Two RNAs folded together computationally: RNase P RNA and transfer RNA, 490 nucleotides in total. Its mean pLDDT, the model's own confidence on a scale to 100, is 77. It holds a member of the Rfam family "Bacterial RNase P class A".
RNA sequence: CCGCUGGAUCGGGUGAUCGCUGCCGUCCCGUUUACGCUGGUUCUGCCAGGCCGCACGGAAGCGGGAGAGGAAAGUCCGAACUCCGCAGAGCAGUGUGCCGGAUAACGUCCGGGCGGUUGCCGUCAAGGGCAACUGACGGAAAGUGCCACAGAGAAUAUACCGCCUCGUUUCGACGAGGUAAGGGUGAAAAGGUGCGGUAAGAGCGCACCGCCCGGGCAGUAAUGUCCGGGGCAUGGCAAACCCCACACGGAGCAAGACCAAAUAGGGAGGAAGCGCCUUCGGGUGCACGCGCCGGCUCGGCACGUCAAACCUUCGGGUAGGUCGCUGGAGCCAGCCAGUAAUGGCUGGCCAAGAGGAAUGAUCGCCCCACGGCGCAAGCCGCGGACAGAAUUCGGCUUAUAGAUCCGGCUGCUAU
RNA sequence: GGCGCGGUACCCAAGUGGUAAGGGAGAGGUCUGCAAAACCUUUACGCGUCGGUUCGAUUCCGACCCGCGCCUCCA
Repeated sequence: CCGCUGGAUCGGGUGAUCGCUGCCGUCCCGUUUACGCUGGUUCUGCCAGGCCGCACGGAAGCGGGAGAGGAAAGUCCGAACUCCGCAGAGCAGUGUGCCGGAUAACGUCCGGGCGGUUGCCGUCAAGGGCAACUGACGGAAAGUGCCACAGAGAAUAUACCGCCUCGUUUCGACGAGGUAAGGGUGAAAAGGUGCGGUAAGAGCGCACCGCCCGGGCAGUAAUGUCCGGGGCAUGGCAAACCCCACACGGAGCAAGACCAAAUAGGGAGGAAGCGCCUUCGGGUGCACGCGCCGGCUCGGCACGUCAAACCUUCGGGUAGGUCGCUGGAGCCAGCCAGUAAUGGCUGGCCAAGAGGAAUGAUCGCCCCACGGCGCAAGCCGCGGACAGAAUUCGGCUUAUAGAUCCGGCUGCUAU
Repeated sequence: GGCGCGGUACCCAAGUGGUAAGGGAGAGGUCUGCAAAACCUUUACGCGUCGGUUCGAUUCCGACCCGCGCCUCCA
C1' cells in the first nucleotide's frame, strides 16, 4: 500500500431573501376593579360618571430569540409515570437460561469459562500453544414422543454382500452355526487409532486419546488439572412435549386529572283548592295565581291550580379549554475507583414541546460524488445517503451515499 | 400515537415437522342443430420476503415487508 474483517466518530458548511410553529417584548382592543379625579349627598362614608394603571383574555403589525435524528423508524425487550385490581399461598400461563459482575430494570452491556471457524507457531505425524472473529451455551444417565426415503438393521440393535467353521454336493452351489473387521444404505450404523489375540473376528486383552464414576488441588464460580477406578452400559432432536432454576397482576398519555357551554336525560325544591254532578272523558260554582286590556280598583278575556309543563337548583357529563409535557436514571469537561461495563466527586450548561400537528423554499460561495471536455491547471452539467419528533428514558433490531480514526490477519514493497 | 389480528394457485380455503386436500374460475374433450347444465381430462416458479434450528420447515424461532380491525364518558 492492496484485500478481508472488527470497532469508534461524523453524517454537508456558510451567507442573503422570503415563509412556517411556539415563546418573550412593544403597540392596540375587550372585561374587571382599588386609590385618586368629576358630580351629587343624609359627609372618617355612600351613590353615579368617565379616564389611567394592575390582573386576565384577544389579536393585525413591529422587534427579539428558539426550532428533528443517529436512527426521530420497527414497536421487539426493559423501566419511569398514570389508572384499575390485590389477605396469603399454590396451580395454570408467559418469558429467561454456562459463571461472575454492571444497572432503576432488561432478552442489554462488561469480564471470564467452554465450544466452533480461520490464520500462524510447534511436531515425522498427532496431542498442543497463540491471535482474531464467533455461539438462543441448563438438562437427552427423570419420563413421553419423533428419526420420512434408502437400507439387513434407526435405538430392547441388526446381518444383504462378505469372512470363518461344520455338513451335504450333480462341484454351479446349498444348509446349520459363529462374527461384526471390510463393502453397501443413510443426515446419523452403537467409542477412535495401533499392537496383541483368534478358525474368522470382536474392549476379547493391552497402550494412548475420548467417555463415565469417585477423590485431591486451584478458582467466588463456570471450569481446569492431577490421582484412582470402570471396558464403555450412555446416537440425534428440548427454536418437540417436558424437567429444573429464576422472574412476571392488568392496561396504556386516545393512560389519567381539573374547569366546563348549548341540547337531551337524571335528582331535589317552588306559588294557588275546596264543594257538587259524572257515562271518569269531563262539566260547573266560588276562591286563588299569572298574562292581556287599564294610571289604579272593579270588571272582562285567556291559561293554570299538586307536580306533566313552567321556574329555581344540584350532580354526572359531551363539545371546547387547561394540566399531564419535558430540568431529566439529563448533557459537556476534568479528576478519582475499577481490567471493563459502570460508578463517585467537582465545575459548567439548559437544548422543539406542537396537537390534523411547524422545523421549508430560492439564490451565491465552499465541500463531496458522478458524467463530459481538456496534455494539464481547470471548465461545464447534474446530484447531496437513510430518513423526519408526538409522554419520557435505557437497550436491541432494521435502513444509511460518503468522510475520518483505531485494532486484527494474509499478500506485496521499502528500511 | 397506542394495541391486536392476518398473508397458502386467478378467487375461496384445509393442512401445523416427511415434500400441499377440496371447491370455483381457466383450457381441452364428450353430449347438442347451437348453447347452458352434466360428465371426463388437464395446467402452473402456489405456502409474503430473508436468515436460523433440524437430516428435513407451509409448520418451530428471529428480523423485515404488506393488508385489516379497535381506541373518549355513562349504561